About this RNA
This is a predicted structure of a 135-nucleotide RNA (FMN riboswitch aptamer (RFN element)) from Sporosarcina newyorkensis. Taxonomically the source falls in Sporosarcina (Bacteria, Bacilli, Caryophanales, Caryophanaceae). Of the family's consensus pairs, 100% are formed in the model. RNAcentral holds the sequence, with entries from Ribocentre. Its Rfam family is "FMN riboswitch aptamer (RFN element)". Rfam describes the family as follows. The RFN element is a highly conserved domain that is found frequently in the 5'-untranslated regions of prokaryotic mRNAs that encode for flavin mononucleotide (FMN) biosynthesis and transport proteins. The coordinates come from a structure-prediction model, not an experiment, and the mean pLDDT is 76.
RNA sequence: AUUCAUCUUCGGGGCAGGGUGUAAUUCCCGACCGGCGGAAAUAAAAUAGUCUUCUAUUUUUAGCCCGCGAGCUUAACAGCUGAUUCUGGUGAGAUUCCGGAGCCGACAGUAUAGUCUGGAUGGGAGAAGGUGAAG
Repeated sequence: AUUCAUCUUCGGGGCAGGGUGUAAUUCCCGACCGGCGGAAAUAAAAUAGUCUUCUAUUUUUAGCCCGCGAGCUUAACAGCUGAUUCUGGUGAGAUUCCGGAGCCGACAGUAUAGUCUGGAUGGGAGAAGGUGAAG
């Protein structure tokens, strides 16, 4: 390192500004956000060495590709569950990188909510670490 058991900790972000209206962070203009794992890389960044360039180490890298969680339905078993992403570039290779454009977002409440309030001091995919055992 691996496998098993067990414990601890961690584990979700976002309506600026304006319009209408008695009333809207819910409508309209506009703004903003993106859970977890996977594969990829000959990518990017940082650091160190060398100081041309190259090498090493570390970190990061998909909302719309695959899977999961959350959410919903059900007495239970079980079932359901978003986005056609498009286009140009580089490259052996990219629906992931770079440029441009587009699209999506549970339930309950309330003037119609991805962003407010609530279930939730909850649950959680999982991540890190400790201890024990096996080999």